Description:
The RNA shown here (small-subunit ribosomal RNA) has 1463 nucleotides and comes from uncultured Azospira sp. RNAcentral holds the sequence, with entries from ENA. Model confidence (mean pLDDT): 82 of 100. The organism belongs to Azospira, within Bacteria.
RNA sequence: GGCCCGACGUGCAAGUCGAGCGGCAGCGCGGGGGCAACCCUGGCGGUUCGAGCGGCGGACGGGGUGAGUAAAUGCAUCGGAACGUACCCAGUCAUGGGGGAUAACUGUCCGAAAGGACAGCUAAUACCGCAUACGACCUACGGGUGAAAGCGGGGGAUCGCAAGACCUCGCGCGAUUAGAUGAGCCGAUGUCCGAUUUAGCUAGUUGGCGGGGUAAUGGCCCACCAAGGCGACGAUCGGUAGCUGGUCUGAGAGGAUGAUUAGCCACACUGGAACUGAGACACGGUCCAGACUCCUACGGGAGGCAGCAGUGGGGAAUAUUGGACAAUGGGCGCAACCCUGAUCCAGCCAUGCCGCGUGAGUGAAGAAGGCCUUCGGGUUGUAAAGCUCUUUCGGCCGGGAAGAAAACGUGUGGGCUAAUAUCCUGCGCGGAUGACGGUACCUUGACAAGAAGCACCGGCUAACUACGUGCCAGCAGCCGCGGUAAUACGUAGGGUGCGAGCGUUAAUCGGAAUUACUGGGCGUAAAGCGUGCGCAGGCGGUUUUGUAAGACAGAGGUGAAAUCCCCGGGCUCAACCUGGGAACUGCCUUUGUGACUGCAAAGCUGGAGUACGGCAGAGGGGGAUGGAAUUCCGCGUGUAGCAGUGAAAUGCGUAGAGAUGUGGAGGAACACCGAUGGCGAAGGCAGCCCCCUGGGAUGACACUGACGCUCAUGCACGAAAGCGUGGGGAGCAAACAGGAUUAGAUACCCUGGUAGUCCACGCCCUAAACGAUGUCAACUGGUUGUUGGGAGAGCAAUCUCUUAGUAACGAAGCUAACGCGUGAAGUCGACCGCCUGGGGAGUACGGCCGCAAGGUUAAAACUCAAAGGAAUUGACGGGGACCCGCACAAGCGGUGGAUUAUGUGGAUUAAUUCGAUGCAACGCGAAAAACCUUACCUACCCUUGACAUGUCCUGAAUCCUGGAGAGAUCCGGGGGUGCCCGAAAGGGAACGGGAACACAGGUGCUGCAUGGCUGUCGUCAGCUCGUGUCGUGAGAUGUUGGGUUAAGUCCCGCAACGAGCGCAACCCUUGUCAUUAGUUGCUACAUUCAGUUGGGCACUCUAAUGAGACUGCCGGUGACAAACCGGAGGAAGGUGGGGAUGACGUCAAGUCCUCAUGGCCCUUAUGGGUAGGGCUUCACACGUAAUACAAUGGCGCGUACAGAGGGCUGCCAACCCGCAAGGGGGAGCCAAUCCCAGAAAGCCGAUCGUAGUCCGGAUCGCAGUCUGCAACUCGACUGCGUGAAGUCGGAAUCGCUAGUAAUCGCGGAUCAGCAUGCCGCGGUGAAUACGUUCCCGGGUCUUGUACACACCGCCCGUCACACCAUGGGAGCGGGUUCUACCAGAAGCAGGUAGCCUAACCGCAAGGGGGGCGCUUGCCACGGUAGGAUUCGUGACUGGGGUGAAGUCGUAACAAGGUAACCA
Repeated sequence: GGCCCGACGUGCAAGUCGAGCGGCAGCGCGGGGGCAACCCUGGCGGUUCGAGCGGCGGACGGGGUGAGUAAAUGCAUCGGAACGUACCCAGUCAUGGGGGAUAACUGUCCGAAAGGACAGCUAAUACCGCAUACGACCUACGGGUGAAAGCGGGGGAUCGCAAGACCUCGCGCGAUUAGAUGAGCCGAUGUCCGAUUUAGCUAGUUGGCGGGGUAAUGGCCCACCAAGGCGACGAUCGGUAGCUGGUCUGAGAGGAUGAUUAGCCACACUGGAACUGAGACACGGUCCAGACUCCUACGGGAGGCAGCAGUGGGGAAUAUUGGACAAUGGGCGCAACCCUGAUCCAGCCAUGCCGCGUGAGUGAAGAAGGCCUUCGGGUUGUAAAGCUCUUUCGGCCGGGAAGAAAACGUGUGGGCUAAUAUCCUGCGCGGAUGACGGUACCUUGACAAGAAGCACCGGCUAACUACGUGCCAGCAGCCGCGGUAAUACGUAGGGUGCGAGCGUUAAUCGGAAUUACUGGGCGUAAAGCGUGCGCAGGCGGUUUUGUAAGACAGAGGUGAAAUCCCCGGGCUCAACCUGGGAACUGCCUUUGUGACUGCAAAGCUGGAGUACGGCAGAGGGGGAUGGAAUUCCGCGUGUAGCAGUGAAAUGCGUAGAGAUGUGGAGGAACACCGAUGGCGAAGGCAGCCCCCUGGGAUGACACUGACGCUCAUGCACGAAAGCGUGGGGAGCAAACAGGAUUAGAUACCCUGGUAGUCCACGCCCUAAACGAUGUCAACUGGUUGUUGGGAGAGCAAUCUCUUAGUAACGAAGCUAACGCGUGAAGUCGACCGCCUGGGGAGUACGGCCGCAAGGUUAAAACUCAAAGGAAUUGACGGGGACCCGCACAAGCGGUGGAUUAUGUGGAUUAAUUCGAUGCAACGCGAAAAACCUUACCUACCCUUGACAUGUCCUGAAUCCUGGAGAGAUCCGGGGGUGCCCGAAAGGGAACGGGAACACAGGUGCUGCAUGGCUGUCGUCAGCUCGUGUCGUGAGAUGUUGGGUUAAGUCCCGCAACGAGCGCAACCCUUGUCAUUAGUUGCUACAUUCAGUUGGGCACUCUAAUGAGACUGCCGGUGACAAACCGGAGGAAGGUGGGGAUGACGUCAAGUCCUCAUGGCCCUUAUGGGUAGGGCUUCACACGUAAUACAAUGGCGCGUACAGAGGGCUGCCAACCCGCAAGGGGGAGCCAAUCCCAGAAAGCCGAUCGUAGUCCGGAUCGCAGUCUGCAACUCGACUGCGUGAAGUCGGAAUCGCUAGUAAUCGCGGAUCAGCAUGCCGCGGUGAAUACGUUCCCGGGUCUUGUACACACCGCCCGUCACACCAUGGGAGCGGGUUCUACCAGAAGCAGGUAGCCUAACCGCAAGGGGGGCGCUUGCCACGGUAGGAUUCGUGACUGGGGUGAAGUCGUAACAAGGUAACCA
């Protein structure tokens, strides 16, 4: 700056000419009257001129707007003929002579007004005749028709009283020719969207003849005649739209657009109409109708800003009711001048473009402040301050343009002329004119002085920290941020980008090769019509000649100017303005060329076809016919079942089934051959025979001579299911019924069973109609099989070659990959069809087809950020293969039942502290809860604190002691000074007390902020890397494969070669031996009650060092391997047994209550102290254990044999006491010495006799012992008494493969005391393993996948609720449009009875001509009726979409548990 809608108050935007005219309302001058105010007077105006007549202009300029208008009555480009053009230019010829009116004006009258009526006067460049006619027009070629106006200036002679005549100049007028200009008309090409859901349109329609009409062609109009015209190259209809030069974007091709500016068009309140005129059907003219507004005396009138300003309304949004005609241009005029909202200027608006400033230099103590911080510092930041300088812009003083030259005057030359007038014109001189505006510009002095914001900082995208907030508040262009450590929200500091702007929103192009002309695709991502035939269309073999439509080349015209680009010029620069050039890729005309395409003609045989020979075939149609089987029926034999299933039941059967023999009926389908095989366009086609018939390949040649390929619309065929009519019906079998299954089971399974399946005729027309691959043609390495034909070789079997099919594998190449690969998805050509994110939806509406079912064609709103393909790695599977494990199986013993112990859940409580919760929580943290522990509760206390560091004061520390209190604590009394330095004074270290503040403290929260540690898969055999190679890539290979192993253990092979963490080994222990060493150990010899003593170290043992075992040896198997099997030797044999040792990782596994730690929280309390209580409760449930239920036992007597440990706050002997627990006692031992310490099961003999017991021991009572400040809540043990449940344990479930299970006792840690728990130790000492089908877990390979939070996955549909858009809908209300009819204003044309009438004719009467009126035709508005179409709305209704958790099931993804899917 620009937009849309409708309405506008007010002012201005178109007038001018007195040199066309009559004039004088006003003005001025003059004259008259009057004291003056003022009045009168046309007498005058190189005067000003109202109103009027007249001329020109109001059609331009111009200015405004884009409503309408779409294959045009428009526009763009290029052409054309049939036409007129005022003013202008050039030429020719004229401009003679008359007449009658009328406005103004005057008078009268009507009206509110607007305005009007009548009578009278008057002029003209107004109007009308007459004359003349170079051109012009008409013509029958004889002729005929038609003009004009004057005005002004000057003037020598002549005429006239004068005016003037006359002459001349200028302007004007008339006729005509030509030009120029600007219009009108015609043609060609181009010019938006919808075809499928606009396919047919048209009666003046198309053409002709004749008229009318126009400036002019023409159905433009009319009469008649003919029946045409347009249309798939899109008619008609609907929607939208002014068109163009250009503008924006883009590499271009394109796409979008048409503001400013320029050309054209259209419009002027809405609709219609003409008049005038050169030009209009007229923005600031007329008439009519309509709507609206205003005035009104209610009778009637007035108006049209889409001109410039301006107003109100709408809206996200757009300016002053400004100045001037000074310039440029326009109108009128002779001119001066006048008019000009065109224009030039100014005002408002950062709206855009361009330019300029807000300072420059220096300045580290890196100031202060802010922010951050690891507290060291960093950053803001040379930034500021300070110092030195400059002064644009702004403000002050002063000066000050260009835009202005024409006109005019004067001098001089030229022209017209009789002329030196006048007029026109060239040159010189003079001087007038500026809205902007005292503006641009110049200049003086002063002052850093007056002048910086906006957005952003997770990625894309340049730029990061702190605090606040806590899925809240909010952000967001896309992905996405926010649930307590947010670079994403808000604020701050800092940073980044732009900068008088910045950011947002809306829109266009680009990126997007994402509609692909340039320049895409269609096997699986969206996409090949189910298949063929074929008109139009597109494309088309080869040779020659011609032509010149296409094509190519040259020339000419045009392609307005502006814009863009290049080179210059002017404003200080730039934006901007301006000169020249180039360009405008286009259209037209013309000349040429003859290769290519087309066209025409004539040929050719290679494409295509025809004829001929034999050949193969479930190709099609029809008719006959055959056997097997099922079912049914008859009869016979025969008896109790049959059938069916995972298992059953329904069903059939004693009225005789099933089985079996035989006879018959009927329908449907054709085993074997049979195949990766054959045929067909596809669908599809199968016993055998006959008839009719289509196609194919092949072989030789003969013929035709491009006859070909493809194919929108069209036509035909088209599985199954389904429909109609009539048959047929054995088997099978939707629906249906019954039986099962199941939570349910409208299913899967079973028993039945109707349509249907079959035939004839007629429809339907769809399939995952698939090779998910359109048809045709050419070219491009191969190998193997098979079918048909042909040729050759061979005795044959068979082989070689060729052609047409049909399969498998593969070179190059292609592909996103998978894959394709002469049968292409390769390389090219021709033609057709189809695609353009997912859902909505192949749905709605409309059309067409159908008997119906339905088919075909085919959207939109809305919604999502994906949907999808191929491949990869995992995980998973009620997929597969292989392998392992006390995983199952085979066994032994348990748990689940009882009682008790213990832990947990739950409940309870003031508190029952907290944590652990499938395996992998539950005799777990806790290797010891009476107090303490202790974290919990109640009560009472403390507040720099029970504990650490720093400062100050004081005292050594410490010990003894009194009182109050539940205690913590509070109040006292007494003793007592040390260590180091120093001469002393004094200072220092440690410790105690006091004071104030920094701080302490927290078993408070977060294990989902963390470290560390731990569990688990799992002691499972795996997990990775480097280099190389393969792959576009994710990734793969290695690590897979063949063997083998406990093992990714080893061997072999291999595009891999190596390596690492794991395995194994190295370590400990145990089993054998040797050497060394023998005390407290051992002891053959001697000795004793006794290893007691002597001697000894051989043995045992101890504890140090070694040896030993390696598939080393032999045989067999195996691949001459690894290895396995067997054997020998050996104490031990294939890892000898046991332990320690736990890869990459998984589970947000566990632990903030071990410890450490970020953040948050508490701070006279969530910290600290004390007493008491609680953690020990108890209807109940679960886990883990102990003890039992008994005789392989209990009880009692006697008697034997371990190992490993512990011991000074200790273990504690002998001996004595006590029934016992224990007490007393005190030897020994700091331990191979002494002690705990009697091992028990076992063995010997005795008793019990199958019972709630001589089993079992719970519970309870009484009496005690021990530990401890203290056993009430709440310890352990002892004695006596009591003597519960329990007679081997349901479903289910656990452990164990050898010195193991089972069973027996012993020791230790914790600990004052307390063990059925835990950790160890030894004694006695089994059974079984066929095997890997199954359950569980794991490993490897493979397969499928719609899973990747990874099957505890994903996911579908109904229903319920909310919201949204949409379809149908009785209808209702609008818009547009068509047809028929009614109606008919103004206007124009025609007619004309009535009325009126100046010029001309006529002596007159009258005529001619004209007007009014009436009428006819056309027609706007309006009305009636019926359609078509579109929009809105509508009770109710249909599906669709979206929504956090809803309900019901489980359909799909794995073999998804009935394979899935299409019709």